The RNA shown here (transfer RNA) has 72 nucleotides and comes from Ictidomys tridecemlineatus.

RNA sequence: GGGGAUGUAGCUCAGUUGUAGAGCACUUGCCUGGCAUGCAUGAAGCCCUGGGUUCAAUCCUCAGCAUUACCA
Numbered sequence: 001g002g003g004g005a006u007g008u009a010g011c012u013c014a015g016u017u018g019u020a021g022a023g024c025a026c027u028u029g030c031c032u033g034g035c036a037u038g039c040a041u042g043a044a045g046c047c048c049u050g051g052g053u054u055c056a057a058u059c060c061u062c063a064g065c066a067u068u069a070c071c072a
Stems, first nucleotide, its partner, number of pairs: 001071002004068004010024004018055001026042001028040003048064005
């Protein structure tokens, strides 16, 4: 330099045009002499940024940014 992939909760990832879920982690309670495990419970995400299409965009599209591996 070139053509790609990815960007969603603290972390790892689903998801699909109709205001978003799981696991782990965390909060609170129960359990225990205490810790761990286990059970219940709750919080946490203007879905990377800005345009466009649409009645409606996390999803489609354009540009940008970041990360990543590949080719040279």
Description:
The RNAcentral record of the sequence draws on Rfam.